[in-house]
Molecule: transfer RNA
Organism: Apicomplexa sp. WK-2018_Corallicola
């Protein structure tokens, strides 16, 4: 200084143009237990890295930028 690739909930990830944006996991309420665990129910949590562009419509295409990785020099 070039290249790839990856960014979506507290965490690990899904979701390849169509109208609420999810799963597990973890929190927190309840039920079950003498009690905790497990288990069941039910709930809060999201400027989808940022900032612009395309389209009637973007997590999603397309540009610049930030971070992490890993390859070249």
């Nucleotide at each position: 200084g070039g290249g790839a690739u990856u960014g979506u909930a507290g965490u690990u990830c899904a979701g390849u143009g169509g109208u609420u944006a999810g799963a597990a996991u973890g929190c927190c309420g309840c039920c079950c237990u003498g009690u905790c665990a497990c288990g069941g129910c039910g709930g809060a949590g999201g400027u989808c890295g940022c900032g612009g562009g395309u389209u009637c419509a973007a997590u999603c295409c397309c540009c610049g930028u930030c971070a992490a990785u890993c390859c070249c020099g």